[in-house]
This record gives sequence, structure tokens and C1' cells, in this order.
RNA sequence: CAGCAGAAACGGCAAUGUACUUGAAAGAGUAUUACGCAAAGCUACCGGUCUAAGGGCAACAGCCUACGACAGCGGGGUUUCCAAC
Repeated sequence: CAGCAGAAACGGCAAUGUACUUGAAAGAGUAUUACGCAAAGCUACCGGUCUAAGGGCAACAGCCUACGACAGCGGGGUUUCCAAC
């Protein structure tokens, strides 16, 4: 110095609930609250999951569909603090 792993320390993020905003919805943003997280930093490339405005089908009820979304579902890519064994 690097890899695997993560004891300690300085810190970091923020589930959920609530208030407001936004969106057709899923969801997202801000404030507050912390369930938890060693990448729970970023990224939609792959798988998976969610929604269905619009479009298609249907006599109806409804069904299908992502160009929408989820990184705290998993993988990949990329960046990174500390430093014991």
C1' cells in the first nucleotide's frame, strides 16, 4: 500500500409514524421521530417487485401493458472514514 474480515473510536445515514408539498398511482421531497444499516453513499446495467394515467381487449365485472417507480429486494458498476486481530 492492497485484499478479506470488522474489535474500538470520531462520526454518518434514517425505517416507521406524523405535518405539509407533489404525483393518476406506485412513489418522491421538506421538517420531525429512530426501526435498523459498515457502504442503508451514488448508479435503473441485469433479475425481481410495485403502480396503470395513457393505450389495447372485454356486454359488464374487469384483464393486459412502462415510456412511471423501488438502490432499506438481490446482483453488477463506481466512490469512500477508521483501523485492532
About this RNA: Predicted 3D model of an 85-nucleotide RNA (c-di-GMP-I riboswitch aptamer) from Colwellia sp. Its Rfam family is "c-di-GMP-I riboswitch aptamer". Gene Ontology term of the family: cyclic-di-GMP binding. The sequence was found by an Rfam model in a public genome assembly.